[in-house]
This is a predicted complex of two RNAs, RNase P RNA and transfer RNA, with 454 nucleotides together.
It holds a member of the Rfam family "Bacterial RNase P class A". By type it is a ribozyme. Its family is annotated with dimeric ribonuclease P complex, ribonuclease P activity and tRNA processing in the Gene Ontology.
RNA sequence: GGAGUCAGCCGGGCGGUCGCGGUGGUGUCGCGUCAGCGAGACCACGGAGGAAAGUCCGGGCUCCACAGGGCAGGGUGCCAGGUAACGCCUGGGGGGCGCGAGCCCACGGAAAGUGCCGCAGAAAACAUACCGCCGAUGGCCUUCGGGCACAGGCAAGGGUGAAAAGGUGCGGUAAGAGCGCACCGCGCCGCUGGCAACAGCGUGUGGCAGGGUAAACCCCACCCGGAGCAAGGCCAAAUAGGGGAGCGUGCAUGCCUCGUGCAUGCGAUGUGCGGCCCGCACAUGUUCCCGGGUAGGCUGCUUGAGGUGGACGGCGACGUCCAUCCCAGAGGAAUGACCGUCCUCGACAGAACCCGGCUUACAGGCUGGCUCUGAAA
RNA sequence: GCCCCGGUAGCUCAGCAGGAUAGAGCAGCCGCCUCCUAAGCGGCAGGUCGCAGGUUCGACUCCUGCCCGGGGCACCA
Numbered sequence: 001g002g003a004g005u006c007a008g009c010c011g012g013g014c015g016g017u018c019g020c021g022g023u024g025g026u027g028u029c030g031c032g033u034c035a036g037c038g039a040g041a042c043c044a045c046g047g048a049g050g051a052a053a054g055u056c057c058g059g060g061c062u063c064c065a066c067a068g069g070g071c072a073g074g075g076u077g078c079c080a081g082g083u084a085a086c087g088c089c090u091g092g093g094g095g096g097c098g099c100g101a102g103c104c105c106a107c108g109g110a111a112a113g114u115g116c117c118g119c120a121g122a123a124a125a126c127a128u129a130c131c132g133c134c135g136a137u138g139g140c141c142u143u144c145g146g147g148c149a150c151a152g153g154c155a156a157g158g159g160u161g162a163a164a165a166g167g168u169g170c171g172g173u174a175a176g177a178g179c180g181c182a183c184c185g186c187g188c189c190g191c192u193g194g195c196a197a198c199a200g201c202g203u204g205u206g207g208c209a210g211g212g213u214a215a216a217c218c219c220c221a222c223c224c225g226g227a228g229c230a231a232g233g234c235c236a237a238a239u240a241g242g243g244g245a246g247c248g249u250g251c252a253u254g255c256c257u258c259g260u261g262c263a264u265g266c267g268a269u270g271u272g273c274g275g276c277c278c279g280c281a282c283a284u285g286u287u288c289c290c291g292g293g294u295a296g297g298c299u300g301c302u303u304g305a306g307g308u309g310g311a312c313g314g315c316g317a318c319g320u321c322c323a324u325c326c327c328a329g330a331g332g333a334a335u336g337a338c339c340g341u342c343c344u345c346g347a348c349a350g351a352a353c354c355c356g357g358c359u360u361a362c363a364g365g366c367u368g369g370c371u372c373u374g375a376a377a
Numbered sequence: 378g379c380c381c382c383g384g385u386a387g388c389u390c391a392g393c394a395g396g397a398u399a400g401a402g403c404a405g406c407c408g409c410c411u412c413c414u415a416a417g418c419g420g421c422a423g424g425u426c427g428c429a430g431g432u433u434c435g436a437c438u439c440c441u442g443c444c445c446g447g448g449g450c451a452c453c454a
Stems, first nucleotide, its partner, number of pairs: 001373010012342007020047001022045005028039004049348001053359002056357005061228004068278004073224005078092005093107001094105004108219002113217002115213003130158002132154003137151002139148003166184006185208001186206003189202005232299004242290006250266006256259001268284006292453003306325008343346001378450007387403004396434001405421005427443005
């Protein structure tokens, strides 16, 4: 110098003028029954993002529900840790790719059960035999070398398929075969290391369980109430508190003022436990639908698992402590326009209750670590 | 803003606990019938199953990520 890889950061800069909407302060004017709101002036302060996006996960917050148990349903899925929590992150294990730095992996269980595996193929799962090999033994023939046919034996080779009952070699045999043996692989057992996943070892043991699929049902382990700021709270205004449907309005006893009454008990029904059941609680009406009215104001609203700097602990994610800072809060919804100047001429795109992640989009640029490699000195 | 549903032929829809040629009706084209048209009868053509990736031997179907379209929501009584 070339090629590559990982991590972090920036996302036009500076100055001026005029605007837009926000907060605080000081005045003024107007609207409204009220709650409260609007408009102008002056001063001060600050005004989009790394993804504000998709709404895919997780949490805060709010309301509903919450004795307890069971069944469904959903999610996650190697191990350990981090965290408010997670499907996220960190570290490790295993597998795969790369010469390497590094990168990728929905990575529990198919020796619990069930299902499925089209076509092809003999056979798709209690294995089987199309081609093929043999035909030792038994039968026949013989020139004594052997030949023929059947019974039968075999699964080495071929063929089919995505997939066909360990692999290689030697022995063995009529031909073969874990049939025997060695090595490799696999299961089990033991030991060692490790919190664990797992790894290593063994003159150990078993000739070997028996295809694939769990992003098929399922099993195992762990986790999970429901809804969402249009949640919810406060104030104000208005009306037909109307109609329909479902289920229920039962019985006994007692009391009196003797009724369409009240109380108690039992039963029934309804509602709630936001999938269901047991069970519990409440009520005697309740649920749903149609129809009606108002669509005004305030609040929730931004100080937070917050930012920055430092010290300490940890390989790291992260945690603890100290100091310091306040940094958008709209409600038809604000960040733009112009001028000057500079450069590498500027991408994707814009808050709407708030956070932590993931995913997706993105012109260009900067910094650092590491790897491979050419040439020259 | 939040929450649901859907995307298969020109249109309206089936399909699927995964199996190889993806169907139906209407519309279109050709032929028959008729004096002609309609109806009717026979035949034909027409599909990136929204896109991409993954699981699987195999994906319209299962999983994940994107794209597009549609619907709902407030308060009072």